[in-house]
Context: one part of a larger RNA
RNA sequence: UUGCAGUUAAAAAGCUCGUAGUUGAAUUUUGGACCUGGCUGGGCGGUCUUGCCGAAAGGUAAGCACUGCUCUGGUUGGGUCUUUCCUUCUGGGGAACCAGCGUGCUCUUAAUUGAGUGCGCUGGGGAUCCAGGACUUUUACUUUGAAAAAAUUAGAGUGUUUAAAGCAGGCCUACGCUUGAAUACAUUAGCAUGGAAUAAUAGAAUAGGACUUUGGUUCUAUUUUGUUGGUUUCUAGGACCGAAGUAAUGAUUAAUAGGGAUAGUUGGGGGCAUUAGUAUUUAAUUGUCAGAGGUGAAAUUCUUAGAUUUAUGAAAGACUAACUUCUGCGAAAGCAUUUGCCAAGGAUGUUUUCAUUAAUCAAGAACGAAAGUUAGGGGAUCGAAGACGAUCAGAUACCGUCGUAGUCUUAACCAUAAACUAUGCCGACUAGGGAUCGGACGACGUUAACUUAUUGACUCGUUCGGCACCUUAUGAGAAAUCAAAGUUUUUGGGUUCCGGGGGGAGUAUGGUCGCAAGGCUGAAACUU
Numbered sequence: 001u002u003g004c005a006g007u008u009a010a011a012a013a014g015c016u017c018g019u020a021g022u023u024g025a026a027u028u029u030u031g032g033a034c035c036u037g038g039c040u041g042g043g044c045g046g047u048c049u050u051g052c053c054g055a056a057a058g059g060u061a062a063g064c065a066c067u068g069c070u071c072u073g074g075u076u077g078g079g080u081c082u083u084u085c086c087u088u089c090u091g092g093g094g095a096a097c098c099a100g101c102g103u104g105c106u107c108u109u110a111a112u113u114g115a116g117u118g119c120g121c122u123g124g125g126g127a128u129c130c131a132g133g134a135c136u137u138u139u140a141c142u143u144u145g146a147a148a149a150a151a152u153u154a155g156a157g158u159g160u161u162u163a164a165a166g167c168a169g170g171c172c173u174a175c176g177c178u179u180g181a182a183u184a185c186a187u188u189a190g191c192a193u194g195g196a197a198u199a200a201u202a203g204a205a206u207a208g209g210a211c212u213u214u215g216g217u218u219c220u221a222u223u224u225u226g227u228u229g230g231u232u233u234c235u236a237g238g239a240c241c242g243a244a245g246u247a248a249u250g251a252u253u254a255a256u257a258g259g260g261a262u263a264g265u266u267g268g269g270g271g272c273a274u275u276a277g278u279a280u281u282u283a284a285u286u287g288u289c290a291g292a293g294g295u296g297a298a299a300u301u302c303u304u305a306g307a308u309u310u311a312u313g314a315a316a317g318a319c320u321a322a323c324u325u326c327u328g329c330g331a332a333a334g335c336a337u338u339u340g341c342c343a344a345g346g347a348u349g350u351u352u353u354c355a356u357u358a359a360u361c362a363a364g365a366a367c368g369a370a371a372g373u374u375a376g377g378g379g380a381u382c383g384a385a386g387a388c389g390a391u392c393a394g395a396u397a398c399c400g401u402c403g404u405a406g407u408c409u410u411a412a413c414c415a416u417a418a419a420c421u422a423u424g425c426c427g428a429c430u431a432g433g434g435a436u437c438g439g440a441c442g443a444c445g446u447u448a449a450c451u452u453a454u455u456g457a458c459u460c461g462u463u464c465g466g467c468a469c470c471u472u473a474u475g476a477g478a479a480a481u482c483a484a485a486g487u488u489u490u491u492g493g494g495u496u497c498c499g500g501g502g503g504g505a506g507u508a509u510g511g512u513c514g515c516a517a518g519g520c521u522g523a524a525a526c527u528u
Base pairs, nucleotide, nucleotide: 004499006497007480008479012496014367016365017364021360022359023358025253026252031082032081033080034079035078036077037076038075039074040073041071042070043069044068045067046066047065048063049062050061051060052059053058087134088133089132090131091130092129097124098123099122100121101120102119103118104117105116106115107114138200139199140198141195142194144192145191153184154183157167158166169178170177171176210246211245212244213243214242215241216240217239219237220236221235257357258354259353260352262349263348265346266345270342271341272340273339276320277319280316281315282314284312285311287309291302292301328335329334372413373412374411375410376409377408382406386402387401388400389399424495425494426493428487429486431471432470433469436466437465438464439463440462441461442460443459445458446457447456448455475482476481501528502527503526510521511520512519513518
């Protein structure tokens, strides 16, 4: 591993990319005919043997005996042909088989005429073998074999009196005779061997491709030319360069896999600029006059130097109400005033293109709410800390009045959240329904322009892709519940991460990252 879990009990990295790793669509020889061996089954027989019944003839039954015929019988080998290299070449040996000739035997014929069969000779034939070259896609897998120390284990035999053991023992006239001391298992790697399904791998696309001839260039030199030496040719073997011919000459589909192109779209996706809206606060001006704030009730607080309130315009910084939804977009975090610009994305349509390009991912990388940090800007509102007023036994809180950091923005860090759907990603299947968003298609449908097409907007269907929902489970689950959390003891689609009683503890220590705060990695003793 077989064979656990991960919504809520311990647990899926916040999210995406991504190398190593792991995994990865279908397709290429299948069929048919014939010949010939084993092994085996059924049926029908014959010979022999043994029973039974017969005086006998014979009948009947059986046999692990010998043997024949038959069956579209079963199973397993080998060979040939169907467009089908089985490696090829040079030698040596030469079985089966075929043809011819000669010659016996049996049958036959008028006849060495013909048929069968035996022997001898000649020729053909020829992987059943041996030797030597030249070449060969490579593995995984599986079969069989050799090898794999004994003891151990399983297990055969055996009355240690039984047994655990041991490898002994058994028999007879105790002269001697005689049997054992088996066998199995032994996984990875290595060796030999049969198979060729499955999974990889390689091949011919700028043909430097294959094969057959043929011509050059060049190298090597064994034999044979009576001997020795030289040179050249022939011949044999490398290498290289041409020419011609042969061929069905040579490119698999186009995955309800993926990428690209293209068309009309779609969205509160992103960035930059621009623009709007009311509210709040402040200052100014203005009208009035005694309170205003705030609360459970009060007070702190502001007020004839006119508070609160009314009106008028102004400024500032923030925010984007209602519309706003079981709606949209985005990898997540997240995203909502107008307009413009910039690049990007999804889904859909397509008789477009490439052709395995893919899936998931240690290392590594990008983004990552809020809070926080550094340096600027800005500081309306709200508001940690702090001050005060209340409350209270106390209140360092809840309530109230102020209020610094912060909240906003730029440039840089930080990298965490109940970053939640507490549910990894990709793929397949299993069930019914109506809505809705985006695209496409259809309908003699409605409506606007009306004056008809094209177009919008609706209505009704179909389809692909989304966010969700409802009802049910012959499914699952401890249940709550779940069309996924189903297709799981009837357990294996691919791949990554992660958990193993509660505390100690996300602590200590080490490493690393960070300006810091801290992050990532991460124990043990002890306790229960």

This is a predicted structure of a 528-nucleotide part of an RNA (small-subunit ribosomal RNA, central domain) from Spizellomyces sp. NBRC 106283. The source organism's lineage runs through Eukaryota, Chytridiomycota, Chytridiomycotina, Spizellomycetaceae and Spizellomyces. Its Rfam family is "Eukaryotic small subunit ribosomal RNA". The full RNA is in RNAcentral, with records from ENA and SILVA.